[in-house]
RNA sequence: GGGUGUUUAGCUCAGUGGUAGAGCGUCUAGCUUUUAACUAGAUGGUCAACAGUUCGAUCCUGUUAGCACCUG
Numbered sequence: 001g002g003g004u005g006u007u008u009a010g011c012u013c014a015g016u017g018g019u020a021g022a023g024c025g026u027c028u029a030g031c032u033u034u035u036a037a038c039u040a041g042a043u044g045g046u047c048a049a050c051a052g053u054u055c056g057a058u059c060c061u062g063u064u065a066g067c068a069c070c071u072g
Stems, first nucleotide, its partner, number of pairs: 001071007010024004018055001025043006048064005
């Protein structure tokens, strides 16, 4: 240089056009002599950026950026 994949909550990841979710974490309460464990509740996001298509985009298209891999 050429090519492929990937980017979503603090972390690990779902979500194939119609109101963005789970687990872990964090906080509060209960229980407990107490930390923990357990139970209940709460807390969570400019969906990497910009533009395009569409009535409507996390999702489709283009460009840019980061990361990983293949190849020369």

RNAcentral holds the sequence, with entries from ENA and Rfam. A computed fold for a 72-nucleotide RNA from Brevundimonas sp. Br13, annotated as transfer RNA. The coordinates come from a structure-prediction model, not an experiment, and the mean pLDDT is 82. The source organism's lineage runs through Bacteria, Pseudomonadati, Pseudomonadota, Caulobacterales and Brevundimonas. Rfam family: tRNA. Rfam describes the family as follows. Transfer RNA (tRNA) molecules are approximately 80 nucleotides in length. The same sequence occurs in records of 9 taxa.